[in-house]
Context: one part of a larger RNA
This record gives sequence, structure tokens and C1' cells, in this order.
RNA sequence: CUGGGCGUAAAGCGCACGCAGGUGGUAGCCAAAGUGGUGCGUGAAAGCUCUCGGCUCAACUGGGAGAGGACGUACCAAACUAGGGUACUGGAGACAGGUAGAGGCUGACGGAAUUCCGGGUGGAGUGGUGAAAUGCGUAGAGAUCCGGAGGAACACCAGUGGCGAAGGCGGUCAGCUGGGCCUGGACUGACACUGAGGUGCGAAAGCGUGGGGAGCGAACGGGAUUAGAAACCCCGGUAGUCCACGCCGUAAACGAUGCAGACUAGAUGUUGGGCUCCGAGAGGGGUUUAGUGUCGAAGCAAACGCGAUAAGUCUGCCGCCUGGGGAGUACGGUCGCAAGGCUAAAACUC
Repeated sequence: CUGGGCGUAAAGCGCACGCAGGUGGUAGCCAAAGUGGUGCGUGAAAGCUCUCGGCUCAACUGGGAGAGGACGUACCAAACUAGGGUACUGGAGACAGGUAGAGGCUGACGGAAUUCCGGGUGGAGUGGUGAAAUGCGUAGAGAUCCGGAGGAACACCAGUGGCGAAGGCGGUCAGCUGGGCCUGGACUGACACUGAGGUGCGAAAGCGUGGGGAGCGAACGGGAUUAGAAACCCCGGUAGUCCACGCCGUAAACGAUGCAGACUAGAUGUUGGGCUCCGAGAGGGGUUUAGUGUCGAAGCAAACGCGAUAAGUCUGCCGCCUGGGGAGUACGGUCGCAAGGCUAAAACUC
């Protein structure tokens, strides 16, 4: 390179936006760049096909004829691709009217609980475990009642419920703000899809500066267990966990399944809309649409399983894989305050 692949065997970038590039709806028209045809030119030799000959045959080799990709040129064609222009509405977007939601940011507020502090009652234990001990307690603990402080998280509602591109989002209210869905012949008229580089977002831990610190709790100290116990269990406990600003840029960042579009039996649950029927209403039935689950036809699959939310049947574009170890390492480059990240070999070995 060809070919084959990427849920679990190696393989989908953590996610998005998007320049270049690649790809691109319906119907005429123009032109003829690609494309197709014909003629002419070129198409060395060798090689290839046919044929005649030379080595006893063949391989090999000499002569002749032919074919030949590609290229140039002239003319012709106009289906397809590209180009120009016209028109269209189904893709896409704008508009109007509705609508659900832990989507994001900021501020204020609330109650329960833990801990601590002050006070009252009370008087010997409490706590913890498999059992204990360390710990706390007559300087009055634990229990119980009242008051106060402070930080963090928001029980029930809560749901294979909802929202978000992903990470993720859950008390209440207010302000600011993003996206979605439904309905409407309501406009623009292909404005689209993907996206190497690039840019932004990105759990936890970690880092810098300043604050905060209730509970929990790496490290650390102690008590146990044990042959030992650098652990599991228990008593303490610093960083951290929280806030502001700035870094880091990773993950089993998972559906281990890239994005967009089209097509291909059904059944059943649930969330948000539309239409319609029954009902006084609560509600129920049918249908349609956008999500989210379960089971399954065909088909796919090594099997497991997937199955309109495809891993089925196809199209476009991107990313990635190529035996195990060495190794996601070394070196180099680049980013970072650092930790380290990204890119990424080889020797050797099985």
C1' cells in the first nucleotide's frame, strides 16, 4: 500500500464549537473542466500475443506482424460530477403561540442533625468491640432540659423520573442566563453534514495566594488482632474536603458502542407536548410527536448478546487498530509553579 476491522478479542479522541479539507436536496436552462466516443499524432528497445526460424527438444534466442496504459490534438455527446444562472420546499434556520425541567451563574433565607460553648437537673459511669483496650468522666462525664456559636450537607418528595454536549446537576425564594419539546401551509430558500490542525469546557485528587474549618478524614500517634500486622476493627487526628481567584487536564471521563441522515415486524411501561372520543369531575380509551426503559420479527454476531435509543440494511465525514513483553517507557519536542500531561520509539526477548 491492498485488504480487514474498532460493545466484551488490538482499536471511538472525555465532550463540544469550528477554519481549511472531504461530502452534499428537488426541477429546467447554459456552457463543456472532469467524463465517454471517433479520427489523427505519439506510444524507443526489451517485455506481452500471434507467426516463421536457430541451438537434437525446451528454457533461451533471431526475424515479422499485432496489441498496449498514458499523453497531445480536432470533432462529437451531455447521463453523471464540478462550474454559471433561474426556480422550488421536503434538509437547515428564522418567526408566532404554548410548555416541562436537580441546565448554568449570583444573592438572600430556612429547618433537622452532628460538634463545641454557657446554664439547670442529676450522680457513676460512658464509649467502643467478635471480645476488649486505648479514650472521656467525681476538677461532675454520659443521660436530660434551656440558651448560644459555627461549618457543611439538604431527610421525606424521589421515580430503569427530569435537565445538560460531556464532566455533571437535588432545601426554598428572587435576579440574570443557555438549550430542548409541541403546535401553526408562518418566512428565508440548501443557508447543510462532518471536521485534520485550532479553540473552549472538562469528576476526583493535586498545586499557588488568601480565607474558612462542624462532621468526615490520607499522613501520623495510640489501643487491639496476629507468628508478624507497615492492614482490615477501635480511640484520636494534620493536610484535604468548603469559599474566592488562578493553575492542573487526567479517569473503568463507560453505553467500555464517534457524529449526522435514510430505511427495516410487533408487544409493553414511563416522562413532556398536540389532536380526538367517553365522563359532571377525578380520570380513562385511541392516535401522533419528542425522550427514557423492558421484551422481542427479520437480520447481525465467535459467542455473550444487539435488535427503530441497532451491534440490522446503507450513505457522508472524522478518529483509531495491526502479536505478547520491553512501554504508554527512553530520547527529543511541547505544555505545567510542581506533581506531571501530550506526542512517542528501539535494542532485546517469547
The part of an RNA shown here (small-subunit ribosomal RNA, central domain) has 350 nucleotides and comes from an uncultured organism. Its Rfam family is "Bacterial small subunit ribosomal RNA".